This is a predicted structure of a 72-nucleotide RNA (transfer RNA) from Baudoinia panamericana UAMH 10762. The coordinates come from a structure-prediction model, not an experiment, and the mean pLDDT is 83. It is recorded under the gene name tRNA-Met-CAT-1-1.
[in-house]
RNA sequence: GCCCGGAUAGUUUAACGGUUAGAACAUGGGUCUCAUAAUCCCAAGAUCUGAGUUCGAUUCUCAGUCCAGGCA
Numbered sequence: 001g002c003c004c005g006g007a008u009a010g011u012u013u014a015a016c017g018g019u020u021a022g023a024a025c026a027u028g029g030g031u032c033u034c035a036u037a038a039u040c041c042c043a044a045g046a047u048c049u050g051a052g053u054u055c056g057a058u059u060c061u062c063a064g065u066c067c068a069g070g071c072a
Stems, first nucleotide, its partner, number of pairs: 001071003005067003010025004018055001027043004048064005
């Protein structure tokens, strides 16, 4: 340099172009306990950046950045 895959909560991830982007762990609060942990309940927290297509984009297209792999 070329090709292919990926980027979504702190982490691991789900999501036919259309209901409020869903879950697990973690975090905070409560419950329980003499106390701690565990259990149970509640809460907060996310679409890499820019443009395009579309009535509507996490999803499709283009460019860029980063990560991982292959070829030279």
The source organism's lineage runs through Eukaryota, Ascomycota, Dothideomycetes, Baudoinia and Baudoinia panamericana. It matches the Rfam family "tRNA". Gene Ontology term of the family: triplet codon-amino acid adaptor activity. It is annotated as a transfer RNA. The RNAcentral record of the sequence draws on GtRNAdb.